Predicted 3D model of a 100-nucleotide RNA (TPP riboswitch aptamer (THI element)) from Alysiella filiformis DSM 16848. It matches the Rfam family "TPP riboswitch aptamer (THI element)". The family has 115 seed sequences and 16,130 matches in Rfam 15.1. Rfam describes the family as follows. Vitamin B(1) in its active form thiamin pyrophosphate (TPP) is an essential coenzyme that is synthesised by coupling of pyrimidine and thiazole moieties in bacteria. RNAcentral holds the sequence, with entries from Rfam. NCBI's taxonomy places the organism under Bacteria, Pseudomonadati, Pseudomonadota, Alysiella, Alysiella filiformis.

């Protein structure tokens, strides 16, 4: 050193479906609750994930698979957006000075 790799700190970004049984209700629902299944890193967690070298997530009333059912899974898709700063080690690199 506006290299490399890692770590930490502090900041900041994100999802939060689907679904069985019970049960409540001035509502009778794609409705709250509570136990439980699925997929997942995470489906309400002091928790995960992810931060521009973005495989976080967000943008489809759709397409094709598939399944009790669902972004469950593929594709379009290297698509459009989309949240960062410090410091400390490492290791290269380059340079300058001492000495021989």
């Nucleotide at each position: 050193c506006u290299g490399u790799u890692u770590u930490a700190g502090u900041c900041g970004g994100g999802g939060u479906g689907c679904u069985g049984c019970a049960a409540a209700c001035c509502a009778c629902g794609u409705u709250u609750u509570g136990c439980g299944g699925c997929u997942g890193a995470g489906a309400c967690u002091u928790a995960c994930c992810c931060g521009u070298u973005g495989u976080a997530c967000c943008u489809g009333u759709a397409c094709a698979g598939u399944u009790a059912a669902u972004g469950c899974u593929g594709g379009c898709g290297u698509a459009g957006g989309a949240a960062a700063c410090u410091a400390a080690a490492u290791c290269g690199u380059u340079g300058a000075a001492a000495u021989u």